[in-house]
Formats: sequence, structure tokens, C1' cells
RNA sequence: UGCUUAUCAAGAAAGGCAGAGGGAUAUGGCCCGAUGAAGCCUUAGCAACCAUUCAGGUGAAAACCUGAAAAGGUGCUACUUCCAUCUCGCGAAAGCGAGGAAGAUAAGUC
Repeated sequence: UGCUUAUCAAGAAAGGCAGAGGGAUAUGGCCCGAUGAAGCCUUAGCAACCAUUCAGGUGAAAACCUGAAAAGGUGCUACUUCCAUCUCGCGAAAGCGAGGAAGAUAAGUC
């Protein structure tokens, strides 16, 4: 980097350095930002994907499912993944709903 699976409407910010951008990319929209953006560091927090422990269930077994605890490996802490874009349905329209694509994260894999 690619592939597979799962999740993405909830949750959780202060300080220091820094100094103009940022919300993945493109376009459009809507926002955040000198009352300090990105980035880096410290501390705090959220969550519970994997790992761990316990209980129950299924199974011949391997293992799987459900629940609880805890917080080791990650991740995350403006806005639904900020919204739309492609397809389908509904609608007079505005728009709404479902799916897809792309992306993010985790786990696995060549």
C1' cells in the first nucleotide's frame, strides 16, 4: 500500500510552545479561527474495537454468542464522517428516506 470484516446520530478539554489557517481530497454550501487555526508537548477525560478476568448459554471439540468488570494495545475529545455530489424511492417544489462511493478507526491477512 492492497484485501476482508465490524463500527461511524452517543460520549469526552485545559495548559504550554507556535503563529494562519482549519473542518481528508475536488466542487458547491455551511461553519470554526488573532477572544489564537494547523502542528508539537504535558495533563485530564471519553469510549470499549482487540487483548485480559468472571458469569451464563450453544457445541463432541475447536470455538462461538450474550452479559459484567477492568483499562494493557490502539483510537478519539466543534459541527451526523459538518452537509451535498452517484443510484433508487416519495414529493409540484423545497426537501425527506434508503443504499452506494470515498474516508476514518479497530481487528485480521498477502